[in-house]
RNA sequence: CGAGCCGGUUGGACAGUCGCUGCGCCGCGAGGGGAAACCCGGGCGGCGGGGAGGAAAGUCCGGGCUCCAGUGGACAGGGUGCCAGGUAACGCCUGGGGGGCGCGAGCCCACGGAAAGUGCAACAGAAAAUAAACCGCCUAAGCGUCCUUCGGGACGCCGGUAAGGGUGAAACGGUGCGGUAAGAGCGCACCGCGUCGCUGGCAACAGUCGACGGCACGGCAAACCCCACCUGGAGCAAGGCCAAAUAGGGAAGUCGCGGCGGAUCGCAAGAUUCGUCGCAAGCGUGGGUCCCGCGUGCUUCCGGGUAGGCCGCUGAAGGGUUGCGGUGACGUAACCCGUAGAGGAAUGGCUGUCCUCGACAGAACCCGGCUUACAGGCCGACUCGCCCU
Repeated sequence: CGAGCCGGUUGGACAGUCGCUGCGCCGCGAGGGGAAACCCGGGCGGCGGGGAGGAAAGUCCGGGCUCCAGUGGACAGGGUGCCAGGUAACGCCUGGGGGGCGCGAGCCCACGGAAAGUGCAACAGAAAAUAAACCGCCUAAGCGUCCUUCGGGACGCCGGUAAGGGUGAAACGGUGCGGUAAGAGCGCACCGCGUCGCUGGCAACAGUCGACGGCACGGCAAACCCCACCUGGAGCAAGGCCAAAUAGGGAAGUCGCGGCGGAUCGCAAGAUUCGUCGCAAGCGUGGGUCCCGCGUGCUUCCGGGUAGGCCGCUGAAGGGUUGCGGUGACGUAACCCGUAGAGGAAUGGCUGUCCUCGACAGAACCCGGCUUACAGGCCGACUCGCCCU
């Protein structure tokens, strides 16, 4: 000097003028209450301070908060999936282990189990998992045919083989030596793999460690499944308060069974009714079920009224600085700041100047994350290449 990778930050600025919105203060004030003093007061005006984001987006996770409950049980359903930490919690973050990519700084991982079971792998290939022989190799032993220089040679059958070649993403460990008719862990050495032990580490795991074993039949679980852990539901259109209005409307289904006791009617059989106990239909904010509670009400459909005002609604597990602890996420102490609350939805218009010439893009209860989009600028750490010293 160039290229890269990681982290942080900014996201046009200034001035004037007109306009919007919330809060505070002041003034005026329709109207209302009151015997009066005085109180409430829509609205109008003035002054002062404030007014969209790093993603406000996606609605993908986790919560706070509100309501329904019985904070009921197990099952089913759903979610996560290496280890250890952080956090209110998480599928997030931090550090570590293992695997993959990259020369590297770094980046990515849907990372428990295939020896519990079931299932899948097109095409090609002989064969895709206790598989098998297409081309090959052997033919020692057995049978047959032909030739023969009588040493043997060729072919076929039967048989052996998976070392060589081929197919494929992948073919039942790899290299070498021995051995064999030819071969093969058939045997051996080393590597790989498995089991056990030792050492280090909280652990996942690791090891130029040791012993034993010729050695389990590979892959896929983002296939079903098994294992470990987690898990009520609905959601600010949640939910409260005030005021007002209508039709406390109509239809269908169910509205029961049994035991005990009392009363009335009856000649009796029995009928009506009351109380109590048990069971059943039904209800109790995902499914079905068990327990528990309620139990003359419940379930379904049609129709009508209101949709006005106020609260919820902004001090939030908030932000910043410094010290201490920690590799880090983060924790802790002190001090400081206090940051928009609209309600069909508020920050806009015009003029001038500057320059880095302006990207993605607008809160709607609030936070912690993840994912996606993003022009230009600034700062820091590290890696690679080139040049000079």
This is a predicted structure of a 389-nucleotide RNA (Bacterial RNase P class A) from a Pseudomonadota bacterium.
Its Rfam family is "Bacterial RNase P class A". About the family: Ribonuclease P (RNase P) is a ubiquitous endoribonuclease, found in archaea, bacteria and eukarya as well as chloroplasts and mitochondria.